[in-house]
Context: one part of a larger RNA
């Protein structure tokens, strides 16, 4: 000077407390360990690995296994030799298929030279074959490395010039009294400034002026239906998206040092950083990643490369995580009404109508989309039935018939219809998560996708709470101190 203390003292954070709802006990569903296997490819491993890479493993994907091929290669550049009437190629044979064999037909281009023309003769190119040099590798190092990440923490720090002071390591500025979400500002000070961070500038959101009026919208006025902005019209409203305006402790009044500012009041759509996002400082963990991509070094070169078929990544006696469904009556069913928002649609999104109990098919309007279209939001309202029971609660499993996507659903697909009804009666010890449009419940879209094994992400909106005294304590953090056998 750190670092660290079951020292002090200050002082934050959903760390505690105070509250509401989980995990942890069942099924499932996924994801890890672990075991099995021919192979269960590989990576992540305490927070900061386990619904993580993977926003899509029947084949493909594919990196693993079995097994069938190939050996200048599935792909790049060059050499040298041959061809360039050769390769190539429908089909046909064979094969699981890659691939091998045979082939009708057809067999290229540029530039000269010669023919009317067909065509021919030279050069050279594409294309082939051989050979050679090299191609290849998801082989190994993430402790050789770039880039990107995570993380501590959106913590409030971290430093640096001159100058002082110490012999020197180092101080001092950065300490101190106040104050702030803030090393935020004020005052004081051997310091004077200044950099990265902190705030701000950016984007959503909230309220409003304006400018703009279709595909939006409908107050008046017209027409016109069974009804509807349905149509003439308008551009008031509603709402679209550009350009402004608005919040700065400004303004009052209390405390405060007269200061920084608390704290309270008006005005105001909003008030003291209005709410949320983008942004992560010097460094830390030799954190992760050589399988995104790029690379040094090592390995393999008839194979550690490549091209197929099929299986495997989905196995199960077990453990753990992260979910979804429950367990009922604030509920389940039946039946009728309402209200939404992001965002998608051309090999797309599909509507009316018909046909199936139904997944669905038929069918084809409209739509490159504020126009049509998936699209009926769902909890909710209103009525009715179950009467507290392993049931009209829950649906796992499991048989049987189907539908649907795709060459193809056996291993290993989603969905339906019937029929089957299994655990489960609120969860031990421990333990997450959240402070407002939050938790909670509720549906709903997208990407990835043929189709889904999504109950996951990423978003959108409906409904809408409890509780914070307070800072003793558990946990991480900051600033000063203090010891110190530790660098």
């Nucleotide at each position: 000077u750190g670092a660290c203390g079951g020292g002090g003292g200050c002082c934050c954070g959903c760390a505690c407390a105070a509250g509401c709802g989980g995990u942890g006990g069942a099924g499932c569903a996924c994801g890890u360990g672990g075991u099995u296997u021919a192979a269960u490819u590989c990576g992540a491993u305490g927070c900061a690995a386990a619904c993580c890479g993977a926003a899509g493993a029947a084949c493909c994907u594919u990196a693993c296994c079995u097994g069938g091929g190939c050996u200048u290669g599935a792909c790049a550049u060059g050499c040298a030799a041959g061809u360039g009437g050769u390769a190539a190629a429908a089909g046909u044979g064979u094969g699981a298929a890659a691939g091998c064999a045979u082939a009708a037909u057809g067999a290229c281009c540029u530039u000269g030279g010669g023919g009317u023309a067909a065509c021919u003769c030279a050069a050279g190119g594409a294309g082939c074959u051989u050979g050679c040099a090299c191609a290849g590798g998801u082989g190994c190092u993430g402790c050789a490395u770039g880039g990107c990440u995570g993380u501590c923490g959106u913590c409030a720090g971290c430093u640096c010039g001159u100058g002082u002071c110490g012999u020197g390591a180092g101080a001092u500025g950065u300490u101190g009294g106040g104050u702030u979400a803030a090393g935020u500002c004020c005052c004081g000070c051997a310091a004077c400034g200044a950099g990265c961070g902190c705030a701000a500038c950016c984007c959503c959101u909230g309220u409003u002026g304006u400018c703009a009026g279709u595909u939006g919208c409908u107050a008046a006025c017209g027409a016109g239906u069974a009804a509807u902005g349905u149509c003439g019209a308008g551009c008031a409203c509603u709402c679209u998206g550009g350009c402004g305006a608005g919040a700065c402790u400004g303004c009052c009044g209390u405390c405060g040092a007269c200061a920084a500012g608390a704290c309270g009041g008006a005005g105001g759509a909003a008030g003291g950083u209005g709410g949320g996002g983008a942004c992560g400082a010097c460094g830390u963990c030799a954190a992760g990643u050589c399988a995104u991509c790029a690379u040094g070094g090592c390995c393999c070169u008839u194979a550690u490369g490549c091209c197929c078929a099929g299986g495997g990544c989905g196995a199960c006696a077990c453990a753990c995580g992260u979910g979804c469904u429950a367990c009922a009556a604030u509920g389940g069913c039946c039946g009728g009404c309402a209200c939404a928002a992001c965002g998608g649609g051309g090999a797309g999104c599909g509507a009316a109508g018909c046909c199936g109990c139904g997944a669905g098919g038929c069918g084809g309007a409209g739509c490159c989309a504020a126009u049509c279209c998936a699209a009926c939001a769902a909890a909710g309202c209103c009525g009715g039935u179950c009467c507290c029971a392993g049931u009209u609660c829950g649906g796992a499993u499991u048989g049987c018939a189907g539908u649907c996507u795709g060459c193809a659903a056996c291993u290993c697909g989603a969905c339906u219809g019937c029929a089957u009804g299994a655990a489960g009666u609120c969860g031990g010890a421990a333990u997450c998560g959240c402070u407002a449009g939050u938790a909670a419940u509720c549906g709903u879209a997208g990407a990835u996708c043929a189709g889904c094994c999504a109950a996951g992400c990423u978003g959108c909106g409906g409904u809408g709470a409890a509780u914070a005294c307070g800072u003793u304590c558990c946990c991480g953090g900051g600033c000063c101190u203090u010891g110190u056998a530790c660098a």
Small-subunit ribosomal RNA, 3' major domain from a wastewater metagenome, 487 nucleotides, folded computationally. Its mean pLDDT, the model's own confidence on a scale to 100, is 85.